[in-house]
RNA sequence: CUUCCCGAGGAGCGCUGCAACGGUGUCGAUCCAUGAUCCACCGCUAGGCUCGGGAAGCCUUCUUCACCCAACGGCGCUCAUCGUUC
Repeated sequence: CUUCCCGAGGAGCGCUGCAACGGUGUCGAUCCAUGAUCCACCGCUAGGCUCGGGAAGCCUUCUUCACCCAACGGCGCUCAUCGUUC
């Protein structure tokens, strides 16, 4: 650094539906081969992001310890928490 798993970032309900994912389609396209890529439609979908821990792989580097500490996340409603005012 990449991938997967787990946890955290306070919650609930409703709406929309981009990506991803699943399905269908040649009376969709390309390659030209029994598959690949794209496209269309349908479904699902608002922790996909960040931080921490674990595992595997790859790459690189060469001091250690302590302290402090999150920032964000479409729209509407409701609750919780904190602060302020009355």
This is a predicted structure of an 86-nucleotide RNA (SAH (S-adenosyl-L-homocysteine) riboswitch aptamer) from Parapusillimonas granuli.
It matches the Rfam family "SAH (S-adenosyl-L-homocysteine) riboswitch aptamer". Rfam links the family to the GO terms S-adenosylhomocysteine metabolic process and regulation of gene expression.
The source organism's lineage runs through Bacteria, Pseudomonadota, Betaproteobacteria, Alcaligenaceae and Parapusillimonas.